[in-house]
Order: sequence, then C1' cells, then structure tokens
RNA sequence: AUGAAUGUUACAGGAGAAAAGCUUAAGCUUUGCCGACGGGGCAAGUCUAUAGUUGUCCGACUAUAGAUGAAACUCUCAGGUAAAAUACUGUAACUGGACG
Repeated sequence: AUGAAUGUUACAGGAGAAAAGCUUAAGCUUUGCCGACGGGGCAAGUCUAUAGUUGUCCGACUAUAGAUGAAACUCUCAGGUAAAAUACUGUAACUGGACG
C1' cells in the first nucleotide's frame, strides 16, 4: 500500500400456502395447505479398516463395514398460511486480512 472470503448493521427489491367456530381485537381450537428464517436427511466422489485376486516388493482391482460428503432437492420438527418477518439480489458502512 491493493483490500478477497467470512461476519454485522442500514436501505431497497423479495414468493408460496385455507376455512370454520369462539371472540371487540389480540388470541384459542379443529381440519387442510406452504417452504425462502431455523433445523434434520441423502448422491457421486474421497479416506480408513478387513478379506480375497494378481504380483518378487511397491502397487492395482473386487467385496464388506465405517467415516466424510451439496443444494433453491427432500422431511415438515419448528415456522408460516392478514401484517410483520423470511432465503436470495443490489448499494453503503464497519469488521477482517486472503492475494499481489
């Protein structure tokens, strides 16, 4: 001195999905529905162990077991089904200190 990823804040944009009853509203109950706060699950691949085959060793291959392993997919636990909020996108600031 360039100032990446991550994280935080603010602003803007930002979908989906019902109704009935009680009730002044909020809210409560029942049965449906939604997936884009959160959370869970998994593929290929990779790693390890055991056994077998080949082979002088190294190595390679096969089978079994375990670990790791993504999502906007999936589950619908939570949440939602008016508003609010919401993943995600853009801008600004802060943090940070990759790279040069």
The RNA shown here (Glycine riboswitch aptamer) has 100 nucleotides and comes from Orenia metallireducens. Lineage of the source: Bacteria > Bacillati > Clostridia > Halanaerobiales > Orenia. Its mean pLDDT, the model's own confidence on a scale to 100, is 75. The model forms 90% of the base pairs in the Rfam consensus.